[in-house]
RNA sequence: CCGCGCUAGACGGGGAGCUAGCCGUGCCCUGUAGCCCGCAAUCGGCUUAGCGGGGUCGAAUUCCUGCCUGAGGUCCUUUUUGUGUAAGGUCUGGUUUGCCUUGAAGGUGUUGAUGAUCGGGUCCUACGCAACGAGAGCUUUCGAACCGUGUCAGGUCCUGGCGGAAGCAGCACUAAGGAAGAUUUCUCGUGUGCCGUAGGGGUGCCUGGUUUGAGCUGGAUAGGCAAAGUCCGCUUGGGCAAAUUGGAUCGGAGGCAGGUGCGCGG
Numbered sequence: 001c002c003g004c005g006c007u008a009g010a011c012g013g014g015g016a017g018c019u020a021g022c023c024g025u026g027c028c029c030u031g032u033a034g035c036c037c038g039c040a041a042u043c044g045g046c047u048u049a050g051c052g053g054g055g056u057c058g059a060a061u062u063c064c065u066g067c068c069u070g071a072g073g074u075c076c077u078u079u080u081u082g083u084g085u086a087a088g089g090u091c092u093g094g095u096u097u098g099c100c101u102u103g104a105a106g107g108u109g110u111u112g113a114u115g116a117u118c119g120g121g122u123c124c125u126a127c128g129c130a131a132c133g134a135g136a137g138c139u140u141u142c143g144a145a146c147c148g149u150g151u152c153a154g155g156u157c158c159u160g161g162c163g164g165a166a167g168c169a170g171c172a173c174u175a176a177g178g179a180a181g182a183u184u185u186c187u188c189g190u191g192u193g194c195c196g197u198a199g200g201g202g203u204g205c206c207u208g209g210u211u212u213g214a215g216c217u218g219g220a221u222a223g224g225c226a227a228a229g230u231c232c233g234c235u236u237g238g239g240c241a242a243a244u245u246g247g248a249u250c251g252g253a254g255g256c257a258g259g260u261g262c263g264c265g266g
């Protein structure tokens, strides 16, 4: 130096978390890559550290050491943003309301705004009138088997007779009562009335006369003052999440350099 066979070892690693501590299953990051089977987060197995069983590769690009580089994770901190929460009106920023100033559009006005004055009405009370409603009265008509009137056929009674008496039906007129009519009369009543008289009242509204002579109404817009108030904004506090500055810690993959077993045979 070559060949053959073994062994150490390798067949992912790391972070957080759990744990007295170390690993593993699970979560996260990274990676060409999950060796297979069983156990395992109300945990599984151990004490220099997974347990049990099996397989492949095997002294080198895969093992060991050192250095460089550094994905990413965790913790603390600076700053910013988002989200939701609590408090605050001595926060006068939006918002709401009130008052003051300004007074747009529109409507109306010399065919007279507004104001002043006089009178009246509307309002209340009293009396009266009319109307309306109701009831009486009035006119006409109907209307009594008997208990209305008049006349009373027939019939009945009295009388010697003459004559007389009572009296049903009918007829006529009426009572109680019914119907219609008219509005001349009377009574009662009222959310009736371009009614009348008197008194009262007069805040408001309407109207007429006289006078004055240009506004009246409307309320947009803008501004000021004051008050209310946590609906929005703002301030403050502390949550949750993300990004970010600095620090600490752990650290994969990768790169460089060096080092490294045993036996047999040639």
Base pairs, nucleotide, nucleotide: 001266002265003264004263005262006261009057010056011055012030013029014028015027020047021046022045023044024043035054036053037052038051039050063259064258065257066256067255068254072250073249074248075247076246079243080242081241082240083239085237086236087235088234091233093232094231095228096227097226098225099224100223101222106217107216108215115211116210117209118208119207120206121205122204123200124199125198126197127196128195129193130192131190132189133188134187135186136185138181139180140179141178142177148173149172150171151170156165157164158163
The RNA shown here (Bacterial large signal recognition particle RNA) has 266 nucleotides and comes from Thermoflavimicrobium dichotomicum. Rfam family: Bacterial large signal recognition particle RNA. Rfam links the family to the GO terms signal recognition particle, plasma membrane targeting and SRP-dependent cotranslational protein targeting to membrane, signal sequence recognition. Its mean pLDDT, the model's own confidence on a scale to 100, is 77. The sequence was found by an Rfam model in a public genome assembly.